[in-house]
Context: one part of a larger RNA
RNA sequence: GAUUGAACGCUGGCGGCAGGCCUAACACAUGCAAGUCGAGCGGAAACGAAGGGGGCUUGCUCCCAGGCGUCGAGCGGCGGACGGGUGAGUAGCGCGUGGGAAUUUGCCUAGUAGUGGGGGAUAGCCCAGAGAAAUCUGGAUUAAUACCGCAUACGCCCUAAGGGGGAAAGUAGGGGAUCUUCGGACCUUACGCUAUUAGAGAAGCCCGCGUUGGAUUAGCUAGAUGGUAGGGUAAAGGCCUACCAUGGCGACGAUCCAUAGCUGGCCUGAGAGGGUGGUCAGCCACACUGGGACUGAGACACGGCCCAGACUCCUACGGGAGGCAGCAGUGGGGAAUAUUGGACAAUGGGCGCAAGCCUGAUCCAGCCAUGCCGCGUGUGUGAAGAAGGCCUUAGGGUUGUAAAGCACUUUCAGUUGGGAGGAAAUGUCUGACCUUAAUACGGUCGGGAGUUGACGUUACCAACAGAAGAAGCACCGGCUAACUCCGUGCCAGCAGCCGCGGUAAUACGGAGGGUGCGAGCGUUAAUC
Repeated sequence: GAUUGAACGCUGGCGGCAGGCCUAACACAUGCAAGUCGAGCGGAAACGAAGGGGGCUUGCUCCCAGGCGUCGAGCGGCGGACGGGUGAGUAGCGCGUGGGAAUUUGCCUAGUAGUGGGGGAUAGCCCAGAGAAAUCUGGAUUAAUACCGCAUACGCCCUAAGGGGGAAAGUAGGGGAUCUUCGGACCUUACGCUAUUAGAGAAGCCCGCGUUGGAUUAGCUAGAUGGUAGGGUAAAGGCCUACCAUGGCGACGAUCCAUAGCUGGCCUGAGAGGGUGGUCAGCCACACUGGGACUGAGACACGGCCCAGACUCCUACGGGAGGCAGCAGUGGGGAAUAUUGGACAAUGGGCGCAAGCCUGAUCCAGCCAUGCCGCGUGUGUGAAGAAGGCCUUAGGGUUGUAAAGCACUUUCAGUUGGGAGGAAAUGUCUGACCUUAAUACGGUCGGGAGUUGACGUUACCAACAGAAGAAGCACCGGCUAACUCCGUGCCAGCAGCCGCGGUAAUACGGAGGGUGCGAGCGUUAAUC
């Protein structure tokens, strides 16, 4: 000199863009953070609408039957493996980079072939019981895109000579003939379902090289190194097991100890380097501590399950419940770090045919000079060089055009009014084309009208009033820009280094003056 996720002291007008627990991976009250689908299913607890009946206060209430809008609980599907947080562990194929072969892959894209015919249950509802509660138990009954056989098998899998094995589910919209038990069958479209091929994207695995310090750590290693056989996995492999052999690593630093998430990057520097890894992005690891598997395409799963432990809470003492390193917020620790805010309007995600619902992701707002950037705190004129202050050789000098005065302007803040863009649409009406038996439904493209904004008193523009509301901090011995007076008297004090102070201190304290930076200025800490 540059820099910072900074803190502290004094001071503080406005805006834009960023950033904001670095410490206790300490403990957490409360609310929210993952749901959705009735176009899979049986249904109807609540609400609304409509129908019938009763009562009346004539628009309210009660009852009944129905599932029209919708929908609690339940079965079922998909999603809770993404998104969000943190950096404890990890010196490792963890990360970075470059290669590789023995693999899997829900949803998505393209293709091929199917979607036939049956069966038995079970939640819920209902009934009954026990219990303080959480909750648990029994009986009967019922559905499905839940579950299980049969048929079929191009392709697929196993074995390879023949042969053997394995699948499925429907729902919704529309409809001209024909049939009908009037439900529908049937046709067609859309969404599904099954098997399989290829792709895309994703994931698992292996290897070369690189990746902190310590030798006051020199030897380490029995599944250890390799082979055979088998098991296991989606997959190669001591990954595991049996047997056999005795190997394998190491001064090119094994093993052990300490420290640490890695990277793109960031800071500094002319560079080489040195330091660092907060925000943003990629990867990894973790989710109270330790262990385990289940389900699933995917987890050994933050807001899932089981076991053990510590801690906290409820209890009628029999037994139960919990996990903020999600967003806010609380206590604690600390020099130190924010609101128990708004909205799904946009972007994205989950579910759904869709409308839509959910979304503390996200977009916004609030707080903080924490940083960077921009703007303002007025402009011109004004010598009687006013008064006052300070200094003085007492003549004067300086503060100083500074002020006052006069003439202007109104940025920003304030008040009032206007006012973009972020909005593209979905849906609805309609035209053409595709599909189709079809002018129907549906899809693609186009056209018309209309709707959707948290921010928001938005950005921006105009008007109004009046200089009106807006300057401090550090320093002045040398380094280092800037000097005098008074006080003090090796005292009080200053100090980054050299050093000042013991009676004329430009170095301490105050004042006047000056210098530097300026909504900041200094100090401390840290890096180059």